[in-house]
Molecule: Bacterial RNase P class A
Organism: Luteimonas sp.
RNA sequence: GGAGUCGGCCAGGCAGUCGCGUCAUCUUUCCCGUUUCGGCGGGCAGGGUGCCGAGGAAAGUCCGGGCUCCACAGGGCACGGUGCCAGGUAAUGCCUGGGCGGCGCGAGCCGACGGAAAGUGCAACAGAAAGAUACCGCCGAACGGUCCGGCUGCCGAAAGGCGUGCAGACGCGUGGCAAGGGUGAAAUGGUGCGGUAAGAGCGCACCGCGAGCCUGGCAACAGGCCGGCACGGCAAACCCCACCGGGAGCAAGGCCAAAUAGGGAGACGAUACCGUGGCCCGCGGUGUCUCCGGGUAGGCUGCUCGAGCGUAUCGGCGACGAUGCGCCUAGAGGAAUGACUGUCCACGACAGAACCCGGCUUAUCGGCCGGCUCCGCCC
Numbered sequence: 001g002g003a004g005u006c007g008g009c010c011a012g013g014c015a016g017u018c019g020c021g022u023c024a025u026c027u028u029u030c031c032c033g034u035u036u037c038g039g040c041g042g043g044c045a046g047g048g049u050g051c052c053g054a055g056g057a058a059a060g061u062c063c064g065g066g067c068u069c070c071a072c073a074g075g076g077c078a079c080g081g082u083g084c085c086a087g088g089u090a091a092u093g094c095c096u097g098g099g100c101g102g103c104g105c106g107a108g109c110c111g112a113c114g115g116a117a118a119g120u121g122c123a124a125c126a127g128a129a130a131g132a133u134a135c136c137g138c139c140g141a142a143c144g145g146u147c148c149g150g151c152u153g154c155c156g157a158a159a160g161g162c163g164u165g166c167a168g169a170c171g172c173g174u175g176g177c178a179a180g181g182g183u184g185a186a187a188u189g190g191u192g193c194g195g196u197a198a199g200a201g202c203g204c205a206c207c208g209c210g211a212g213c214c215u216g217g218c219a220a221c222a223g224g225c226c227g228g229c230a231c232g233g234c235a236a237a238c239c240c241c242a243c244c245g246g247g248a249g250c251a252a253g254g255c256c257a258a259a260u261a262g263g264g265a266g267a268c269g270a271u272a273c274c275g276u277g278g279c280c281c282g283c284g285g286u287g288u289c290u291c292c293g294g295g296u297a298g299g300c301u302g303c304u305c306g307a308g309c310g311u312a313u314c315g316g317c318g319a320c321g322a323u324g325c326g327c328c329u330a331g332a333g334g335a336a337u338g339a340c341u342g343u344c345c346a347c348g349a350c351a352g353a354a355c356c357c358g359g360c361u362u363a364u365c366g367g368c369c370g371g372c373u374c375c376g377c378c379c
Stems, first nucleotide, its partner, number of pairs: 001375010012344007020053002023050006030043005055350001059361002062359005067249004079245005084098005099113001100111004114240002119238002121234002135181002137177003142174003145170003150166002152163004189207006208229001209227002212225005253301004263292006272286005308327008345348001
C1' cells in the first nucleotide's frame, strides 16, 4: 500500500425568524365555592416567560418477561413448544464460553446438532433386491447327472462287454459367491496385499466403526487400549427421552358520575280509574315525594423513575454481576416534535412513540474509531 474479517459509534452541522405539544410559573376576562367582605381556593379560555420534546430500528408483532383482571388443593393424561454441553439472565427460541460437523490459506463464518441395541411406518421412478435379495456374471470345492473317449481292473481266443476304481471335460440340476457389471438419492464398511474352486474381515496393514475397558474433563466430548464389525437411510413421519408452558390483554384494570328509562325501600294520597268477576269483599296495576344501589354518556386515572442511563473500581476468559458517584431522558388522546432563510460540507438513507422493558428479524445515503488476518514492497 492492497484485500479481507470482527466489534463499537454517528445518522447532516451551525446561526436566525416563525410555529406546535406536555409541564412549571406570571398575568387578563369570565364562572364556581367559601368568606371575618380584605381576600382565599378551584376551573375554562387568551397572552407572556422558561425547561424538555422520536429511533437504531419507534417497524414486523415473531419469541421472553413486568403489570392488570379472571381461573386455580395436589397429582396425572392430553395438547403445544424447546432440543450438543456448561454458564448468564426477571425470563427466553436470546447472549457468552466450550464440544462436534462443514466452509475458508487465515482472521473468522455457518449449523432443527438428543435418541434409528423400544415399537410402528415410509422410500416415487428405476432395479433381482430398499430387509434378508440374485438379473447378468464368477466358481466347479461338495452331492447328483452326462461324456463311456483316456488310464486302469475284470470277463472273453478276438471283436467287444461290464465296473462300485482313477484322472479329466461339460456347467445340466442341486449348490457356493456377492468380487465385477447394471439400477438408484441410497445396495450391507473403504483401499491394498495375502488367501480361495470362486469369493468373503476369512487373515493382515492403514483408514473408518463400536453398545467394552482405562485416562482427562462438571459435561458435551477427546485420547489410548481392546473388539473383525454387532448389520443401512429417514424422527423437518408417528414415536421415545429430558425440560418448559393456566387464559386474556392498557379497548387490561381502578375511581368519580349526569339526563332519561328501569330496580329496591319508606312515606303520603285517592279509596278515583283499569283488570279479574254476574255483583260485593278481596287481589293485582296506574300517582306524588324522599332515600338507596347498579349501569350508560362524560370525566379522572393507569402513564412513565425504570430489570433506567453515564462513569470509576472490583470479580469473571466472557455473557454478566457487585459497589461508589453523577444524571433525569416525550407522555399525547384526533393525537405535538414542523416550516422558512443564511452558511458549510462528505449534499444527508430507512423511517415516526401510544402501558413498559429484554431479544430476534427485516429496512437503511453514507461516515468515523478500534482489534485481528492474508498478500506485496521498503528499512